The prediction has a mean pLDDT of 82. The RNA shown here (small-subunit ribosomal RNA) has 1384 nucleotides and comes from an uncultured bacterium. Its Rfam family is "Bacterial small subunit ribosomal RNA".
RNA sequence: GAACGAACGUGAGCGGCGUACUUAACACAUGCAAGUCGGACGAGAAAGGAGACUUCGGUCUCUGAGUACAGUGGCGUACGGGUGCGUAACACGUAAGUAAUCUACCCCGAACUCCAGGAUAACCCUCCGAAAGGAGGGCUAAUACUAGAUAGGGUCCCCGAGGUGCAGGCUGCGGGGGGAAAACGGGCCUCUGUUUCAUGCUCGCGGUUCGGGAUGAGCUUGCGGCCCAUUAGCUUGUUGGUAAGGUAAUGGCUUACCAAGGCGACGAUGGGUAGCUGGUCUGAGAGGAUGAUCAGCCACACUGGACCGAGACACGGCCCAGACUCCUACGGGAGGCAGCAGUGGGGAAUUUUGCGCAAUGCGCGAAAGCGUGACGCAGCAACGCCGCGUGGGGGAAGAAGGCCUUCGGGUUGUAAACCCCUUUCAGUUGGGACGAAGCUCCGCCGGUGAAUAGCCGGCUGGAGUGACGGUACCUUCACAAGAAGCCCCGGCUAACUACGUGCCAGCAGCCGCGGUAAUACGUAGGGGGCAAGCGUUGUCCGGAAUCAUUGGGCGUAAAGCGCGUGUAGGCGGCUCAGUAAGUCCGCUCUGAAAGCCCGGGGCUCAACCCCGGGAGGCGGGUGGAUACUGCUGAGCUCGAGUCCGGAAGAGGCGAGUGGAAUUCCUGGUGUAGCGGUGAAAUGCGCAGAUAUCAGGAGGAACACCAAUUGCGAAGGCAGCUCGCUGGGACGGUACUGACGCUGAGACGCGAAAGCGUGGGGAGCAAACAGGAUUAGAUACCCUGGUAGUCCACGCCGUAAACGAUGGGCACUAGGUGUGGGAGGUGUCGACUCCUUCCGUGCCGAAGCUAACGCAUUAAGUGCCCCGCCUGGGGAGUACGGCCGCAAGGCUAAAACUCAAAGGAAUUGACGGGGGCCCGCACAAGCAGCGGAGCAUGUGGUUUAAUUCGACGCAACGCGAAGAACCUUACCUGGGCUUGACAUGUGCCUGACCGCUCUGGAAACAGGGCUUCCCUUCGGGGCAGGUUCACAGGUGGUGCAUGGCUGUCGUCAGCUCGUGUCGUGAGAUGUUGGGUUAAGUCCCGCAACGAGCGCAACCCCCGUCGCAUGUUGCCAGCAUUUAGUUGGGGACUCAUGCGAGACUGCCGGUGACAAACCGGAGGAAGGUGGGGAUGACGUCAAGUCAUCAUGCCCCUUAUGUUCAGGGCUACACACGUGCUACAUUGGCGCGUACAGAGGGCUGCGAUACCGCGAGGUGGAGCGAAUCCCUUAAAGCGCGUCUCGGUUCGGAUUGCAGGCUGAAACUCGCCUGCAUGAAGGCGGAGUUGCUAGUAAUCGCGGAUCAGCACUGCCGCGGUGAUACGUUCCCGGGCAUGCACUCACCG
Repeated sequence: GAACGAACGUGAGCGGCGUACUUAACACAUGCAAGUCGGACGAGAAAGGAGACUUCGGUCUCUGAGUACAGUGGCGUACGGGUGCGUAACACGUAAGUAAUCUACCCCGAACUCCAGGAUAACCCUCCGAAAGGAGGGCUAAUACUAGAUAGGGUCCCCGAGGUGCAGGCUGCGGGGGGAAAACGGGCCUCUGUUUCAUGCUCGCGGUUCGGGAUGAGCUUGCGGCCCAUUAGCUUGUUGGUAAGGUAAUGGCUUACCAAGGCGACGAUGGGUAGCUGGUCUGAGAGGAUGAUCAGCCACACUGGACCGAGACACGGCCCAGACUCCUACGGGAGGCAGCAGUGGGGAAUUUUGCGCAAUGCGCGAAAGCGUGACGCAGCAACGCCGCGUGGGGGAAGAAGGCCUUCGGGUUGUAAACCCCUUUCAGUUGGGACGAAGCUCCGCCGGUGAAUAGCCGGCUGGAGUGACGGUACCUUCACAAGAAGCCCCGGCUAACUACGUGCCAGCAGCCGCGGUAAUACGUAGGGGGCAAGCGUUGUCCGGAAUCAUUGGGCGUAAAGCGCGUGUAGGCGGCUCAGUAAGUCCGCUCUGAAAGCCCGGGGCUCAACCCCGGGAGGCGGGUGGAUACUGCUGAGCUCGAGUCCGGAAGAGGCGAGUGGAAUUCCUGGUGUAGCGGUGAAAUGCGCAGAUAUCAGGAGGAACACCAAUUGCGAAGGCAGCUCGCUGGGACGGUACUGACGCUGAGACGCGAAAGCGUGGGGAGCAAACAGGAUUAGAUACCCUGGUAGUCCACGCCGUAAACGAUGGGCACUAGGUGUGGGAGGUGUCGACUCCUUCCGUGCCGAAGCUAACGCAUUAAGUGCCCCGCCUGGGGAGUACGGCCGCAAGGCUAAAACUCAAAGGAAUUGACGGGGGCCCGCACAAGCAGCGGAGCAUGUGGUUUAAUUCGACGCAACGCGAAGAACCUUACCUGGGCUUGACAUGUGCCUGACCGCUCUGGAAACAGGGCUUCCCUUCGGGGCAGGUUCACAGGUGGUGCAUGGCUGUCGUCAGCUCGUGUCGUGAGAUGUUGGGUUAAGUCCCGCAACGAGCGCAACCCCCGUCGCAUGUUGCCAGCAUUUAGUUGGGGACUCAUGCGAGACUGCCGGUGACAAACCGGAGGAAGGUGGGGAUGACGUCAAGUCAUCAUGCCCCUUAUGUUCAGGGCUACACACGUGCUACAUUGGCGCGUACAGAGGGCUGCGAUACCGCGAGGUGGAGCGAAUCCCUUAAAGCGCGUCUCGGUUCGGAUUGCAGGCUGAAACUCGCCUGCAUGAAGGCGGAGUUGCUAGUAAUCGCGGAUCAGCACUGCCGCGGUGAUACGUUCCCGGGCAUGCACUCACCG
């Protein structure tokens, strides 16, 4: 996608034609579904009507009527209708056979139909029984029954002689014996006999026998169509024969006897499932699936068996047996819907207890006719197919409304409204069929006949006969009037937006959607598809080349048996002849109808129906062809084999033999250890080990040769010698003459381990023991050690038994090794070299392959044969079978479960993999941290609140370059609501500000005083009040974002264009050889170039030059306490501009390169030192609380304002620091030398006061001028002397100072007093390579104040590195089952 006997959900206008229990072959109430014939027979009512009689009770006659009912008899009931239980079978299909058969009714032909007899239903009577029914007695008929006669033909038996066939027989001649019947109806008197008339005649219809036909059936056979081999052997009437019985008929169909057969891997037997077919559905086809409706056959009728009959083992027959149901008076009886309706039940699910025999057909009948739930119709159901309609044309202000929106608009949409038109269908009115051919009755005509009768036939004469149905169809009228839904819109797959929801609710065929911006859920708008339907579910086919005949595979994805020998089978070289089985062609028979295809026709079309033609088989018969295959015969030599020759080899088996080594034993020498490991211990050893020498024993394995080697079918095979033996290659060309290849089963071989019996046992060594290791260590390591390993015999039968590659043959470029053989050239000879055959490797062309790779040793191209595969797991498991002593092996599922499992390759990341190379990464050092006290941050805890953020490195002296109020975001309480702040609008007012009073904690509220500008006179500006829009939010989301930042990392990397390679991901470039701090540079190269990074350009420092000298400097000249002043520009310094360094020069190394090493010169040398500068990216890293911003949330509060409190809490824990623990020190006195900064709400000198912090005071300075500003370590002298101290300074008390409205919570400083811990710090851990670490002080930002401890700067003094094994991090090439990437 198509289909359906469907079901479910939802919606629904009409018609035609079809279809409708797929489940319980479950059970059934009720009605109907098979009768008919009086022209076979006997008997024969009643009601009603008429009449008569009457004792009024009724009786009789006629009619009803020879009617109804029942019975005897005949035919039918074996058809028609239903169902699919059973059946794997001659059941079905197809094609044959019957010389092995039957066939009622029907047709044709021949002959006959004579004569008797005795019964019995019905009926009557009696009786039994609840009923169903039955018993006895009596009467009677027949086309019922029976006996006899006849026999043309036929049949059976016996006897004799022909013809014929493939056949067991067929045909047919003669003789002898046995065997039949039924009448009835109409008419008539011509014949016969007669009294009527029938025993006669005639017509019709029957009966009997025979022959033939037609139809139907029986039986037999070939071929065809399901699954399981985890069913491999089955069979005793079994297979055959003889004889008999039985049948319509063959036959073990049955019986007796005899023989021992029959079937089976071409699947017997057994099990499971199933009615078969024409056909139906699907598919391009081949196929696959299916067997409703229609049609053929079969089977069945509650289950099993039989009877009657032409036919049955009989749906609506009977009998017997059984199960079940029902009735019963308990003694007995009745029943069979898988007929049509209908009921219950089962089920997702399947209709009316309808009308009619008018048509078609069937039964009976002479016929009329009767019967017929067959059938024809109607009803119910969109269950299916087909057709029709729900309107058509115009209509832009693109209406309203809806939805979306970037707010402009877009879309719904010519859609609607509105105008014009039409009226199918439904509704209404009227008319109104076809189906009726025929049959009956009447009439007419003809035939038969003696006949006008009867019977038969005809009529283009009349009448009658319709369930459907007043239906189809036609017609009248009116109105656009009554008639549209369903599914879908993430991809597959046509169709997109908004809102809601927030991994919830839900969707989902597969992939997958949903965790706050969902085209995927729900709703809406819009759109797409189909349409009286649309979706869903189920099933089958397709797609699926996903069982592959057409048309697949097996090196690594699933898949080559471990290997061989070989049976059946399959396949098979060259030539000739024959045959004609396969093959091909012609003719012919058949392949039912329907269906299918084509043509035509009928319903208005179509569906549907009718007619004609075609197609359809692996079928049968017959005639022909002979290329190929087969078969038969005759040959051939190239396939295959035999033979001969000289070589190669760890091929196999057996026997023998050798040396080295290990161990053990004996003896000698000799002394204290040996052994073993990462380190040890167990162990051995003073009873003498290990070591060493000599001798001996025993077992196992064979160093070197040795190889990328050789041999073998594989497993496998290795000292040497001998014997036996298999195979292969080469060379020769004598012989055979296709003898070949493969190989299901079968048989054999088959490493190691293991098993059995008996040996053997040196070494090694499962198990076991001990010692270590470890959290543990049933392991890895060590010391021992038993099976075993070895031999003989017998089992086992498996391995990553691998080339993960079955065997054979042929063909298809080469190059280069190597083992074996032969030949050639050449030579005296030997090599070298060349050719060829076989083996064994490597590299490669075409080709193949998903790629990797393979590539004359194919995974290439072909042919033949075998084995095997069909998603992963379950599982090579269970069960069964076979094998095995056992262990176990071989064969080999399913339930269930998953949406994958897997291969090859790619990019990364990763590795307790390897290689190369870097980095204070380690090492070498110095100083620390971790212990103490304090400071500071964090966690935790506490709290009304302790606001928030930051969390490995890369959070934690971080945001914060400064929380008493403020800050402030937190808490408590008091207030405000257009608001503390912005813009606009409407209205009102005229100020606002400032000063002051009252209440209050303040905010705030109320009061008093004071108080505008411009103007065109409308108003405007500004301000206040009020209204509406709105403000506001440090509320949420850093996982919606921008920006900024951290980190890897100042690591050397990250990419692009074009080209090339690859199916592709991608690769190449960027890899390689060197070199560098560097993807820095050079060389090479299918790459060539380029970009972002590196470097350089920028700033500071280091040298010099030039210019300029004030506030800077002072050599020389003056002057001075003092560069203070004059003066000077030399120097320092300052400012600006320049120079200088580039591996430039020399030598060496290197590839003639890049570069490196050394040197010279130079202030500086190989990036001179420092800074700024941070590639592509990673971490959903950090920040919504700097700022900006989407969405969400709050709106008399999550906004705003005020006071107080909190952010400063404190059992603890951690990070970062400061100060120390002292003598390289502390203290006291004296004394020397910086740099870089800051300063007007500021820095603040001299002076004075105070012990001091500080105060008073104010010179100078907007600063190279003045101030902060005494630098400290250092140096000199003195003192202290190892003591918790003259170390250390925490803590606390008192007294003060400063800032500030305000130092209680909660600031800093000073003095006096106090004097804690601490004696150098466990595991561990940090920084640093030079003016660096360490140490010493100085300044600044923030700031009212608050920092000796933080941060950012400044200078003073001033130390060690062999090197890259290891730890950590990083950069290049291999492995991977990771790719959210090893925290996997």